[in-house]
RNA sequence: AGAGUUUGAUCCUGGCUCAGAUUGAACGCUGGCGGCAUGCCUAAUACAUGCAAGUCGAACGCGAAAGUCACUUCGGUGACAAGUAGAGUGGCGGACGGGGGAGGAAUACAUAGGAAUCUGCCUGAUAGUGGGGCACAACAUGAGGAAACUCAAGCUAAUACCGCAUAAUUCCUACGGGGGAAAGAGGCCCUCUUCUUGAAAGGUCUCACUAUUAGAUGAGCCCGCGUUAGAUUAGCUAGUUGGUGAGGUAAGAGCUCACCAAGGCAACGAUCUAUAGCUGGUCUGAGAGGAUGAUCAGCCACACUGGGACUGAGACACGGCCCAGACUCCUACGGGAGGCAGCAGUGGGGAAUAUUGCACAAUGGGGGAAACCCUGAUGCAGCCAUGUCGCGUGAGUGAAGAAGGCCUUCGGGUUGUAAAGCACUUUCAGCAAGGAGGAAAGGUUAUAUGUUAAUAUCAUAUAGCUGUGACGUUACUUGCAGAAGAAGCACCGGCUAACUCUGUGCCAGCAGCCGCGGUAAUACAGAGGGUGCAAGCGUUAAUCGGAAUUACUGGGCGUAAAGCGCGCGUAGGCGGCUUUGCAAGUCGGAUGUGAAAGCCCCGGGCUUAACCUGGGAACUGCAUUCGAAACUGCAAGGCUAGAGUAUGGUAGAGGAAAGUGGAAUUCCAGGUGUAGCGGUGAAAUGCAUAGAUAUCUGGAGGAACAUCAGUGGCGAAGGCGGCUUUCUGGACCAAUACUGACGCUGAGGUGCGAAAGCGUGGGGAGCAAACAGGAUUAGAUACCCUGGUAGUCCACGCCGUAAACGAUGAGAACUAGUUGUUGGGGGGUUUAACCCCUUAGUGACACAGCAAACGCGUUAAGUUCUCCGCCUGGGGAGUACGGUCGCAAGACUAAAACUCAAAGGAAUUGACGGGGGCCCGCACAAGCGGUGGAGCAUGUGGUUUAAUUCGAUGCAACGCGAAGAACCUUACCUACCCUUGACAUUGACAGAACCCUGUAGAGAUACGGGGGUGCCUUCGGGCCUGGAAAACAGGUGCUGCAUGGCUGUCGUCAGCUCGUGUCGUGAGAUGUUGGGUUAAGUCCCGUAACGAGCGCAACCCUUGUCCUUAUUUGACAGAACUUCGGUGGGAACUCUAGGGAGACUGCCGGUGACAAACCGGAGGAAGGUGGGGAUGACGUCAAGUCAUCAUGGCCCUUACGGCCUGGGCUACACACGUGCUACAAUGGGCAGUACAGAGGGUUGCCAACCCGCGAGGGGGAGCUAAUCUCAGAAAGCUGUUCGUAGUCCGGAUUGGAGUCUGCAACUCGACUCCAUGAAGUCGGAAUCGCUAGUAAUCGCGAAUCAGAAUGUCGCGGUGAAUACGUUCCCGGGCCUUGUACACACCGCCCGUCACACCAUGGGAGUGGGUUGCAAAAGAAGUGGGUAGACUAACCUUCGGGAGGUCGCUCACCACUUUGUGAUUCAUGACUGGGGUGAAGUCGAAACAAGGUA
Repeated sequence: AGAGUUUGAUCCUGGCUCAGAUUGAACGCUGGCGGCAUGCCUAAUACAUGCAAGUCGAACGCGAAAGUCACUUCGGUGACAAGUAGAGUGGCGGACGGGGGAGGAAUACAUAGGAAUCUGCCUGAUAGUGGGGCACAACAUGAGGAAACUCAAGCUAAUACCGCAUAAUUCCUACGGGGGAAAGAGGCCCUCUUCUUGAAAGGUCUCACUAUUAGAUGAGCCCGCGUUAGAUUAGCUAGUUGGUGAGGUAAGAGCUCACCAAGGCAACGAUCUAUAGCUGGUCUGAGAGGAUGAUCAGCCACACUGGGACUGAGACACGGCCCAGACUCCUACGGGAGGCAGCAGUGGGGAAUAUUGCACAAUGGGGGAAACCCUGAUGCAGCCAUGUCGCGUGAGUGAAGAAGGCCUUCGGGUUGUAAAGCACUUUCAGCAAGGAGGAAAGGUUAUAUGUUAAUAUCAUAUAGCUGUGACGUUACUUGCAGAAGAAGCACCGGCUAACUCUGUGCCAGCAGCCGCGGUAAUACAGAGGGUGCAAGCGUUAAUCGGAAUUACUGGGCGUAAAGCGCGCGUAGGCGGCUUUGCAAGUCGGAUGUGAAAGCCCCGGGCUUAACCUGGGAACUGCAUUCGAAACUGCAAGGCUAGAGUAUGGUAGAGGAAAGUGGAAUUCCAGGUGUAGCGGUGAAAUGCAUAGAUAUCUGGAGGAACAUCAGUGGCGAAGGCGGCUUUCUGGACCAAUACUGACGCUGAGGUGCGAAAGCGUGGGGAGCAAACAGGAUUAGAUACCCUGGUAGUCCACGCCGUAAACGAUGAGAACUAGUUGUUGGGGGGUUUAACCCCUUAGUGACACAGCAAACGCGUUAAGUUCUCCGCCUGGGGAGUACGGUCGCAAGACUAAAACUCAAAGGAAUUGACGGGGGCCCGCACAAGCGGUGGAGCAUGUGGUUUAAUUCGAUGCAACGCGAAGAACCUUACCUACCCUUGACAUUGACAGAACCCUGUAGAGAUACGGGGGUGCCUUCGGGCCUGGAAAACAGGUGCUGCAUGGCUGUCGUCAGCUCGUGUCGUGAGAUGUUGGGUUAAGUCCCGUAACGAGCGCAACCCUUGUCCUUAUUUGACAGAACUUCGGUGGGAACUCUAGGGAGACUGCCGGUGACAAACCGGAGGAAGGUGGGGAUGACGUCAAGUCAUCAUGGCCCUUACGGCCUGGGCUACACACGUGCUACAAUGGGCAGUACAGAGGGUUGCCAACCCGCGAGGGGGAGCUAAUCUCAGAAAGCUGUUCGUAGUCCGGAUUGGAGUCUGCAACUCGACUCCAUGAAGUCGGAAUCGCUAGUAAUCGCGAAUCAGAAUGUCGCGGUGAAUACGUUCCCGGGCCUUGUACACACCGCCCGUCACACCAUGGGAGUGGGUUGCAAAAGAAGUGGGUAGACUAACCUUCGGGAGGUCGCUCACCACUUUGUGAUUCAUGACUGGGGUGAAGUCGAAACAAGGUA
């Protein structure tokens, strides 16, 4: 510090996710040791049991039991222990310490201040401590009660209580005065004596006590600033705000009361609602921030829930009291008791959190004079890997690179120096022994000092002695033995370090995101290996980070989310030049504070570290004070550049009202006139013989204003258009004068605001929602047509929204230009349809700059400033609820649950379009001939079957693989057999191989007989045959979606790319586009491109002309010979096959741009590629083929292999493709007769001749072929017959008889002859081929092959028609355009309905919580009142009084109750929409002109 994920790819926007750190954690697997920490986050839920606050005899009065000893009358008594235990009075402490965080958004906390207060114990100071009195507990007696406990009448002490005296100080005061305290106790000394038990006086010391004061500490009160969210909470408040007086408090104050006034708070967020203990700090972060508030520390509040006071220095009191409530327990039913949010512990809740431990040894606290007692504070131990820190599980050597595992290309690799082995060490754990520190005190003795009259006492100091440890089997040290007791977890597709095998087969499963899994999964599961961390490792949860994804630091708003529709204007924010002053902001210094701990730095102590500890820094803050005066502010003054006013002009659809004009539509009346008009893609509805349409004249009425008219004008926007008048707003220009910052923006507010819509009243020509009819259509509630009502118009009033758009808020300043146009002003001159300058608008380009790009660019989207509005992933949703507005429609404001990993912007390349342009092709058109109808052949589908083997399936499968299924082929079926196998390699061993033959069997096979006794050799052996055992063979079994190779197709279409350069952030572009041209990306020109490659063309073959060479088997003119068949000769011709020539737009004319090229012509056998062939770019279709072959993987192995017999592939209701033959006279039959080319042939072609009607048979010549042969070409030509008929057409089918091939023609061959003589009379919708030696037509040959073509591949013969042309159909090429497509239009995608699930709104209501208001109620308590009752201290005139207590009563008030509201949560028959879902139904709304933009 970033990364993954939207796309075919790109850039951007934007969300989601990951890598880091952290935790009081939990869960899973695993687990050696120690140190230091932490440990109910949930139910402030309920609690059994034990403990957690007592202490003081030196304040006081009582005072045992049991025990020991002694005595005893045996009943008991006395002494000791011991004034002990124990209660009680009294004092101090139970307000600290400990706990948890319910409540509380301010009576809180944090920080900084303030004045009107109190403060026990402690410290300092001053002054005192005199003298009396009355009670009540305990105790004993009696009574009640189950108990808790209570009552009555007695006795008694005090440091308990009450007076009196005194009063330095203090309080009140009318300044005269008045009020108000106390307590003693313990040591020691001395005197007196009843002779030591006591009492009294005195002295002294210590501790107490009283009053006052000062301090310290602690506490109370007030105030500034800061401290969560919600405005779908906007108004709140009657003790409320203030005053006066009184009361009250420790103290100020409406704190309380009476009266008076009407205030106080709030948009800088009052009130209300929800949530929350606050802070130091902690976690994270570069920081700013964000989150958090466990442990430790400060503060607050709470103690079963609610209320209340008492006591006290302090409480409205965790282990106190009273009352009410809920709950639990006891009960004799009358009544009582209780409060773990103390420490342990229990139930419950929960994912989850420990021992009913030891000790007061240390530190601290309470009491005490002290010893000492108490202390679940605390110190320790126990449990838990909860965290953190440290250590260990060994280390050296060791290659035969062991065995085993895993992988393998079978060679090996890896695990791996790892192990074993050898030689070492012993931390930790274990056993044994030793052994610090935490301890200071206290007690006692002695000495010294102080006090004192005192060498008592007491206090302090020093020294000696004594002596206190829970932890503890402590830390630590030493010894012993032995590598001995000690490694796991997660991950390995990318992010993200780490890869293979096996299993599984969209299953099981994984997953943080993207996504894996449908038979070769590095993603599931296991294994081997590896990577990371390590006594832990992963997962989950949570926080910050990354996230500049709330942007202060540090974001945006034309199109991605985002500028209010537009003005005016309030508050607020911001604000021109200059002078002086002030010093609020600002800046600097100083002081105080910012607790400690923590973080950071430097040291120190534990072996180190964590941890502990000392010092420093820091605590960015607040306050006070002293300065500065630039800037902001405030105050005062001045200025004119901003703003405005005045004067004079200018342009304008600016606004409102009134009037007025012509054209047109419609209607009405009349005239002319006759059969249609109208409308459409085509029609129909409609109108019209009752006279339409058309045309002329006149009239009525409403609405809108052609031309001018213009990216022209005006207005803030909406918007504004005939003309005239009136009223009226704004802008601009010029020159001066004046005011003197008067300005900008603008939350709320207020006004204006298209169309549609609403209300009332008018008006209504045209147009026209709704509606009706006609069409279209599968339907057509639409598009089209004919009608037509609201509405459109006017007046008044609402509505308040629009793609209200420049999708661009307003204002100001600055920053190159060019050009057009509108309004004004100035200047110049050549006075013009002129030029220049300036100003205000309004357009087009363009520099810098900006921008994701598109683009913007002085009219900014540039550079800055000020103010406002708005945005924060998509959907849900601009929806629900609530509120405000509205007559309504609805508008404004405006969520959440849930769901997805995207949604989106701009641009790029393709593809596509019922977009455009250009062009091509038998693509259409023009023609010729077919198919589709018939019969047959052949292939396919389907069906059938034991099997009908398999594959090919739009074009591009279907006379295809198959250039040829009777057996074989053959892969299929049936039956019978074989198991190292029919075939290959290795192979111990044996043998020649081989030939002839018999029996059984369907055959394979089985059992026999006879003959034969090898060849080569480097002497090792090899060839051939048989053969045990084992490796292995074999498979036309699967996967063409694992593959190679081959092939088809687009397409013989003209395209497809690269290097360098340039442009672009980039994908990409350019080149390859453009202008011409071509069959062609063919060529030329232009050109940020220049070149190149694969394609095109050419080179190759063939054909067409000529030349030359050659001349046999071919050919033969002329000459020669001839039995007239030919021979021979020559090399002219034809042919053959070698080599050449020829054609290149070369020449001429024209067109074109002087080009390329095109058109025409000449010459030529051939002319613009001469014809034909071979040749198939980058790629597309997961196209075809595992059954040609090869091949990975999987599967079978007495079978899915092999052999063999018979059958099947030849089936047949039917459907389709491709063909053949026909339907006839351009023909059929018969007779005669002519002319090819290219091929084949020795397992062959087969002549002559003979036989047969024929297929064929016999025969055997010739030929390894320009020699022989297949081999008669046919159509054609000549002649004749048939006469339009199911025929002398057609030949299917069937019967009979044969031929040939072959081991064999039954299933199932071809051919021949005789007989038979079906359908069919030119073929519906539709559809195919062909542009010249082509179509059509005619025959011939070959491959395969024993035999078996209507197929296929070739060959020649005869030999046409037509092409105007490119509108349309199909396919293709280039450019351009749109796109929401990229699996690419066979695309994408919308809505209803049906089904399932999920969350949510409404809902008659129902049930809870909180709360307002109005009332009722009134426990305990406090305060006030008091007439009733009672009454120790004091006073008294002895009667009583003062005072007090109880009772009663008033006020306040908790629980509780009623009524009525508000709000929130849950639930609810039914219902509304929303989301998701494999897929279903109906349509076809959007994306292309998406077929009606």